[in-house]
C1' cells in the first nucleotide's frame, strides 16, 4: 500500500428498519443486620465521528479515525 472483520451504559454484551435500546456484572439509594459481607428492592448510564438513503437508522451506503487479521 491492498483487502475483509470490529467500534453500543463503567465493563462484557443483546437487538439487525417502527412501540421506554434489553441483559449480566459493578456503581448509587433503601430494606435486612449489633456492624460488615451475602441477600431482595429500587434508581442513574450507552450506539466512535461526519454525511446520505429513508415517513423512520443502533442496524442500510459512502468517507475519516481507531483496533484486528490476511497479503504484496
Nucleotide at each position: 500500500g491492498c483487502c475483509g472483520c470490529c467500534u453500543u451504559c463503567g465493563u462484557c454484551u443483546a437487538g439487525u428498519g417502527g412501540u421506554u435500546a434489553g441483559g449480566a456484572c459493578a456503581u448509587a439509594g433503601c430494606g435486612u443486620u449489633c456492624u460488615c459481607a451475602a441477600c431482595g428492592c429500587u434508581a442513574g448510564a450507552a450506539g466512535a465521528u461526519g454525511g446520505g438513503u429513508u415517513c423512520g437508522a443502533u442496524u442500510c451506503c459512502c468517507a475519516u479515525a481507531g483496533g484486528c487479521g490476511g497479503u504484496g